Predicted 3D model of a 262-nucleotide part of an RNA (large-subunit ribosomal RNA, domain VI) from a Paludibacteraceae bacterium. The full RNA is in RNAcentral, with records from ENA.

Context: one part of a larger RNA
RNA sequence: CGGAGGAAGUUUGAAAGGACCUGUCCUUAGUACGAGAGGACCGGGAUGGACAUAGCAAUGGUAAACCAGUUGUCACGCCAGUGGCACGGCUGGGUAGCUACCUAUGGAACGGAUAAACGCUGAAAGCAUCUAAGCGUGAAGCCAACCUUGAGAUUAGACUUCCCAUUCGCAAGAAGUAAGAGCCCUCCAAAGUUAGGAGGUUGAUAGGUCGGAAGUGUAAGUACAGUAAUGUAUUCAGCUGACCGAUACUAAUAGCUCGAGG
Numbered sequence: 001c002g003g004a005g006g007a008a009g010u011u012u013g014a015a016a017g018g019a020c021c022u023g024u025c026c027u028u029a030g031u032a033c034g035a036g037a038g039g040a041c042c043g044g045g046a047u048g049g050a051c052a053u054a055g056c057a058a059u060g061g062u063a064a065a066c067c068a069g070u071u072g073u074c075a076c077g078c079c080a081g082u083g084g085c086a087c088g089g090c091u092g093g094g095u096a097g098c099u100a101c102c103u104a105u106g107g108a109a110c111g112g113a114u115a116a117a118c119g120c121u122g123a124a125a126g127c128a129u130c131u132a133a134g135c136g137u138g139a140a141g142c143c144a145a146c147c148u149u150g151a152g153a154u155u156a157g158a159c160u161u162c163c164c165a166u167u168c169g170c171a172a173g174a175a176g177u178a179a180g181a182g183c184c185c186u187c188c189a190a191a192g193u194u195a196g197g198a199g200g201u202u203g204a205u206a207g208g209u210c211g212g213a214a215g216u217g218u219a220a221g222u223a224c225a226g227u228a229a230u231g232u233a234u235u236c237a238g239c240u241g242a243c244c245g246a247u248a249c250u251a252a253u254a255g256c257u258c259g260a261g262g
Stems, first nucleotide, its partner, number of pairs: 001152001005163007015149004021049007033038001051106005059100004066093005071086006111143002117137004166175003180258004184200005205251003208247005214240003221234005
């Protein structure tokens, strides 16, 4: 820009893409078959590999603004307590998120038309012949089926709901609006910019605060014991990024633009 007024939502499915893999074991059955050695079809079940999709409840990894321990040195006047630097100084743990080595699921089943092949009926050619007319069976392959996209499918589809007939103009057209949308702002399990999604005071969108979860592991100060290092009590304390809630304290203010008259 189109889709013959302007919008919001729900859809149909032309078409396109993806997927399509396979092992081993048990059973049928040591049966059929075979002198024996050996050893099935068909059917039923179990369990794997690789691949794909999704996920983080569990198991692990990571976790550079979380917690603790600790060495050297410097600083805060000193003690104590902290902070800086030394690969995040080193070490031990670790939430959310992300993730695999982890977890879940998938390939199927049922159809249709066939290939090779196997047939039925059957002449040409009194016989025979699956073929010439006609009719079947038949594959991991083909078409569907499964998953995804999908009306720019210009053949532009369908359904539901909302907005309605203003002003100027002879007309063409223009203006202000409606439903609605956007700018702008607070953000996100969404994100390259966009897009998508949640919100904007009639508000829990983000931050803060409060409570909880979770992590670390018993803070500082004081008291007591010990010459002291240190230990014990107060104290499952203190501290805490992302997690779950509550709460308008802070910021989403104010405002502007576009948008129908067939």
Record summary:
The organism belongs to Paludibacteraceae, within Bacteria. Its mean pLDDT, the model's own confidence on a scale to 100, is 90.